[in-house]
Background:
Model confidence (mean pLDDT): 88 of 100. This is a predicted structure of a 350-nucleotide part of an RNA (small-subunit ribosomal RNA, central domain) from Berkelbacteria bacterium GW2011_GWA2_35_9. The sequence was found in a public genome assembly. It matches the Rfam family "Bacterial small subunit ribosomal RNA". Rfam links the family to the GO terms structural constituent of ribosome and ribosome. Lineage of the source: Bacteria > Bacteria candidate phyla > Candidatus Berkelbacteria.

Context: one part of a larger RNA
RNA sequence: UUGGGCGUAAAGCGUCCGCAGGUGGUUUGGUAAGUUUUAUGAUAAAGACCUUUGCUCAACAAAGGUAACUUGUAAAAUACUGCCUUACUUGAGGAAAGCAGGGGCAAAUGGAACUCCCGGUGUAGCAGUGAAAUGCGUUGAUAUCGGGAGGAACACCAAAGGCGAAGGCAAUUUGCUAGGCUUUUCCUGACACUCAUGGACGAAAGCGUGGGGAGCGAACGGGAUUAGAUACCCCGGUAGUCCACGCCGUAAACAAUGCACACUAGCUCUCGGUCGCAUCGACCCGACCUGGAGCGAAGUUAACACGUUAAGUGUGCCGCCUGGGGAGUACGACCGCAAGGUUAAAACUC
Numbered sequence: 001u002u003g004g005g006c007g008u009a010a011a012g013c014g015u016c017c018g019c020a021g022g023u024g025g026u027u028u029g030g031u032a033a034g035u036u037u038u039a040u041g042a043u044a045a046a047g048a049c050c051u052u053u054g055c056u057c058a059a060c061a062a063a064g065g066u067a068a069c070u071u072g073u074a075a076a077a078u079a080c081u082g083c084c085u086u087a088c089u090u091g092a093g094g095a096a097a098g099c100a101g102g103g104g105c106a107a108a109u110g111g112a113a114c115u116c117c118c119g120g121u122g123u124a125g126c127a128g129u130g131a132a133a134u135g136c137g138u139u140g141a142u143a144u145c146g147g148g149a150g151g152a153a154c155a156c157c158a159a160a161g162g163c164g165a166a167g168g169c170a171a172u173u174u175g176c177u178a179g180g181c182u183u184u185u186c187c188u189g190a191c192a193c194u195c196a197u198g199g200a201c202g203a204a205a206g207c208g209u210g211g212g213g214a215g216c217g218a219a220c221g222g223g224a225u226u227a228g229a230u231a232c233c234c235c236g237g238u239a240g241u242c243c244a245c246g247c248c249g250u251a252a253a254c255a256a257u258g259c260a261c262a263c264u265a266g267c268u269c270u271c272g273g274u275c276g277c278a279u280c281g282a283c284c285c286g287a288c289c290u291g292g293a294g295c296g297a298a299g300u301u302a303a304c305a306c307g308u309u310a311a312g313u314g315u316g317c318c319g320c321c322u323g324g325g326g327a328g329u330a331c332g333a334c335c336g337c338a339a340g341g342u343u344a345a346a347a348c349u350c
Stems, first nucleotide, its partner, number of pairs: 003322004007304002012318001014201004021194003025088002029084003033081002035077008048066007091191001092188003095184005103177007110154001114150008125136002162169002206247006215241002220236004258317006266295005272289005299306002323350003332343004
């Protein structure tokens, strides 16, 4: 609970798509449903308001009057909203011409590093730490040279940088594919915004089946440290990490800030584009648009801070909060192979 809120105090769904619903640009005519006015009827009494009266006053009570609220019928008004209709172009979408990008999917290829294997050289150590030890090494290690195999990740470029709805995305090339920005103002003519239910996507870990397995590395074994050391450090090391397909559906999924639109000082830097100026010129300089950052007017804020990428000023729609604990738990339901997820209390207690 018709209130006030949601960056950090409780509170923005992880993200998008989208039916119903809610809301909706400019304009012509009509209608008169909403709306407004008038008349009339109903709206018990009490209560409210006004006047008067009764208790010594008052509270209280009584009488008379009025109003409000709700609603029926009739007539009228037509600004706004709705409905029907006419037109418009600025919202939205499309077209054309360009542009940037780690956006997505697939295939092929590459070099550095690493580990292992084979061979050569070579001899007693190597590795590791705060110090050590476990470990590796005379069955020849470490080091070094040559050859081979394998898996994973892509140094520099690299950025305060880019792209994507979010999760996220980085070697190179090719194919397929999605979105964005700029310019023209050519086309459609409100086709829009938001969105309960629903649907799709969704890091890591985890699960199923089959592959793969270099490095790293939960668990586990050993060595240290320590009073102990189920740790931190060291030597090993399985699952996993990788691939394909199918699940899971959660994160401090964060900008802890829902989406859309409009308005409200500026300064500086920067990615992409257009125009102007200029010139030998792609440079420089200036303007505009879309993004990314820093600082700040007004304003906001409990403060911190935010400040045209708002947390300012407004509108529309959705989600959510309502003292702490119990508890994001129990029960039920739905989903899942499972792990568990989603929805979501109460007793009791402070």